[in-house]
RNA sequence: GCCCGCGUAGCUCAGGGGAUAGAGCGUCCGCCUCCGGAGCGGAAGGUCGCAGGUUCGAAUCCUGUCGCGGGCA
Numbered sequence: 001g002c003c004c005g006c007g008u009a010g011c012u013c014a015g016g017g018g019a020u021a022g023a024g025c026g027u028c029c030g031c032c033u034c035c036g037g038a039g040c041g042g043a044a045g046g047u048c049g050c051a052g053g054u055u056c057g058a059a060u061c062c063u064g065u066c067g068c069g070g071g072c073a
Base pairs, nucleotide, nucleotide: 001072002071003070004069005068006067007066010025011024012023013022018056027043028042029041030040031039049065050064051063052062053061
């Protein structure tokens, strides 16, 4: 230098054009309980790496760019 993959909640990851973007773990609150770190219920938490483009509509498709990983030279 060229090519490929990944980037979504604090962490690990789903979602691959459609309606309020979700799960598990974690955090917080409540219930239960002799106590609770177990069990049950609930809540908060997201510029979907960034900037453009396509589209009625983009986390999703396209282009550029940044970061990480891998391959070739």